Predicted 3D model of a 73-nucleotide RNA (c-di-GMP-I riboswitch aptamer) from a soil metagenome.
Model confidence (mean pLDDT): 85 of 100.
The RNAcentral record of the sequence draws on MGnify.
RNA sequence: GCAAACCCCUCGAAAGAGGGUGACGCAGAGCCACGGGACUAACGCGCGCCACGCCAUGUCCGCCGGGCCGCCA
Numbered sequence: 001g002c003a004a005a006c007c008c009c010u011c012g013a014a015a016g017a018g019g020g021u022g023a024c025g026c027a028g029a030g031c032c033a034c035g036g037g038a039c040u041a042a043c044g045c046g047c048g049c050c051a052c053g054c055c056a057u058g059u060c061c062g063c064c065g066g067g068c069c070g071c072c073a
Stems, first nucleotide, its partner, number of pairs: 001026002007020005024062001030068003034065003037060003044054003
């Protein structure tokens, strides 16, 4: 310097995100979904319908790796 969980508000179909509160942690917990992985399943597809299943174009960089740009000693 950043800020997990819980709680409150807003956005979102959801996963989740933003703000407030709060510190579990982090010496790149800065940025990029590029590879792997994880989450969700609106739309779409399957099904005569429902239920259900599949599907990322959605999300996670505080899961691992990689790339870019940096600070201190």